[in-house]
RNA sequence: GCAGGGAUGGCGGAAUUGGCAGACGCGCACGGUUCAGGUCCGUGUGAUAGCAAUAUCAUGAGGGUUCAAGUCCCUUUCCCUGCA
Numbered sequence: 001g002c003a004g005g006g007a008u009g010g011c012g013g014a015a016u017u018g019g020c021a022g023a024c025g026c027g028c029a030c031g032g033u034u035c036a037g038g039u040c041c042g043u044g045u046g047a048u049a050g051c052a053a054u055a056u057c058a059u060g061a062g063g064g065u066u067c068a069a070g071u072c073c074c075u076u077u078c079c080c081u082g083c084a
Stems, first nucleotide, its partner, number of pairs: 001083007010026003019067001027045006046057004060076005
């Protein structure tokens, strides 16, 4: 230099043909159980603003296509693999 794969909440990791982004697990918070702790069970848990209802934002970064993009197209950063 060329080719292929990857980047998603605090962490791991889903998302069918483009159709509610963050399922599920871990972790965390509160509660139950216990003399107490662990285990186990229940509820909640992306971010920001708000008393709340709710609103806005959020898939490495920037643009494009589309009614609609994690997904398709272009540019770009970083990581892994192969070729030269």